A computed fold for a 327-nucleotide part of an RNA from a Saprospiraceae bacterium, annotated as large-subunit ribosomal RNA, domain IV. RNAcentral holds the full RNA, with entries from ENA.
[in-house]
Context: one part of a larger RNA
RNA sequence: UUCGUGGCUAAGGAACUAGGCAAAAUAGUCUCGUAACUUCGAAGAAGAGACACCACAAAUUGUGGUCGCAGUUAAGAGGCCCAGGCAACUGUUUAACAAAAAACAUAGGGCUAUGCAAAAUCGUAAGAUGAAGUAUAUGGUCUGACACCUGCCUGGUGCCGGAAGGUUAAGGAAGGAGGUUAAUCGAAAGGUGAAGCUUUUAACUGAAGCCCCGGUAAACGGCGGCCGUAACUAUAACGGUCCUAAGGUAGCGAAAUUCCUUGUCGGGUAAGUUCCGACCUGCACGAAUGGUGUAAUGAUCUGGGCACUGUCUCAGCCACGAGCUCG
Numbered sequence: 001u002u003c004g005u006g007g008c009u010a011a012g013g014a015a016c017u018a019g020g021c022a023a024a025a026u027a028g029u030c031u032c033g034u035a036a037c038u039u040c041g042a043a044g045a046a047g048a049g050a051c052a053c054c055a056c057a058a059a060u061u062g063u064g065g066u067c068g069c070a071g072u073u074a075a076g077a078g079g080c081c082c083a084g085g086c087a088a089c090u091g092u093u094u095a096a097c098a099a100a101a102a103a104c105a106u107a108g109g110g111c112u113a114u115g116c117a118a119a120a121u122c123g124u125a126a127g128a129u130g131a132a133g134u135a136u137a138u139g140g141u142c143u144g145a146c147a148c149c150u151g152c153c154u155g156g157u158g159c160c161g162g163a164a165g166g167u168u169a170a171g172g173a174a175g176g177a178g179g180u181u182a183a184u185c186g187a188a189a190g191g192u193g194a195a196g197c198u199u200u201u202a203a204c205u206g207a208a209g210c211c212c213c214g215g216u217a218a219a220c221g222g223c224g225g226c227c228g229u230a231a232c233u234a235u236a237a238c239g240g241u242c243c244u245a246a247g248g249u250a251g252c253g254a255a256a257u258u259c260c261u262u263g264u265c266g267g268g269u270a271a272g273u274u275c276c277g278a279c280c281u282g283c284a285c286g287a288a289u290g291g292u293g294u295a296a297u298g299a300u301c302u303g304g305g306c307a308c309u310g311u312c313u314c315a316g317c318c319a320c321g322a323g324c325u326c327g
Stems, first nucleotide, its partner, number of pairs: 001323009011313002015311001020308001028051005037041001039145001052066006067071001079306007086298002091104003108143007120129003146293004151223003156220002158216005165211003171205002175201006185191001224242005251285001252282001263279005
C1' cells in the first nucleotide's frame, strides 16, 4: 500500500444506487392488546409492559435491599406496515450460476369415446395393458381453487347423423369388332366362313368416399364499413345505405395488451417517463385459446412509508490473514 474476513465511528440518515444491493436493525419467555378485509383466516397483525441478584415473610406471590448506562445482560434467536399486478394454494422444472407471472401438476368444471371379447394402446399373430376394473368406470382433449358469469355466428374447416338423387374402383357383363377354321365355293392359288378357342371393345351392373341434406362452437375458428341527424356549440339515443354466416353482449380497459405517449384529470413528492384512482380516442381487451373479481399463500414483480444503519455526504481507525513495495 492493495485485497479478503471481522469490528468501531461525531453530525446527518437512502442524500447512495437501475434498485436500500450490502450492512444495520428486529429477535427469547410471560402478560395485555390487536384493524381493514374475510373462504374465519388475517395474527406472532400492529402496539404496550415485565424479566438480575440478596434477605424476609409466605406460598408460587408480596415487601425490602444491592449493583450496573443497560438484568431474555454470553451464544443462538421474526423487521414491520400500506397499495397494486400475476399465479388460487403446498408442490415439480431449467444439475453445479440462474426458480419466475413461464412450463408441468393440482382439486374443481366441460366436451367427447366406450355396454365389456369395451373404447384406447403395443404386437404380423398368438397374446398383453386397460382390469382381476364395468359408465360414481376407463381412455382422449380443453380449462384450471372459490364467487358472479360464460353472449352472437354452422358460411369455411373438422366431427356426428342421413340416405332420395348425381359421381365413382376392382370385379361381373349383353352386344360389337379382329384372329384361327369343319362344311360350302373354286382346276389351283386362294376367298368366304358356323361352333369352339382366343384378342379386343363395351351398354349395363357395381361399395365406401365426394357432391348433397340436417346437426354440432367448453369443435378449429369468426364476431363490419360509409353518410346524415337534437332550439349555442359539441355529441348522436335516431335514420339511410352497402356488405356479411354473424357483425363483440356482460365485464374490463393507456392494461404483463396503448403505437402516437411522459395521453388527459386527480392523488402522493419541494420536484414523480415509475406508482395509485379515474376517463375511453381499445394502433391491436373480451368471455373454459375462458371474462371479471377475490381472502389466503409467494426466496414472485411494481410503487410508497416506519424503524435502522458507513449505501452515501466523506472519510477515519482497529484486529486477523494473504500479496506487493521499501528497510